[in-house]
The RNA shown here (Glycine riboswitch aptamer) has 103 nucleotides and comes from Thiohalobacter sp. Its Rfam family is "Glycine riboswitch aptamer". A reference for the family is Babina et al. (2017), "In Vivo Behavior of the Tandem Glycine Riboswitch in Bacillus subtilis", MBio. Model confidence (mean pLDDT): 78 of 100. It was read from a public genome assembly, where an Rfam model found it.

RNA sequence: CGUACUGCUGCGGGAGAGGAUCGGCGCGGACAGGUUUUCGCAGCCGGUCGCCGAAGGCGCAACUCGCUCGGAAUCGCUCAGGCAAAAGGACCGUAGCAGCAGG
Numbered sequence: 001c002g003u004a005c006u007g008c009u010g011c012g013g014g015a016g017a018g019g020a021u022c023g024g025c026g027c028g029g030a031c032a033g034g035u036u037u038u039c040g041c042a043g044c045c046g047g048u049c050g051c052c053g054a055a056g057g058c059g060c061a062a063c064u065c066g067c068u069c070g071g072a073a074u075c076g077c078u079c080a081g082g083c084a085a086a087a088g089g090a091c092c093g094u095a096g097c098a099g100c101a102g103g
Base pairs, nucleotide, nucleotide: 001103005099006098007097008096009095010094011093012092013091018049020048021047022046023045024044025043026041027040028039029038030037050083051082052081056079057077058076059075063071064070
């Protein structure tokens, strides 16, 4: 100097599963005068089940290491998270910045 690689950031792509249900509050509408009634809501809070798995977390493990220790998933579990849109999203591509084996 700087490649592989690692981290951060921007851009693009990015799956799955109930727009569940009950109650309260709020908002809007209808009816007939209403603090009775009824309809709607993708709003807020709380509960009840059903489900998903690709933030995170946990577990086993192929494998890795001469061996041990250790590391280790897109596998499993679902604590968390999610189940219309939005947001998020492992991972992939690309650009920039920083670090940097080997050279």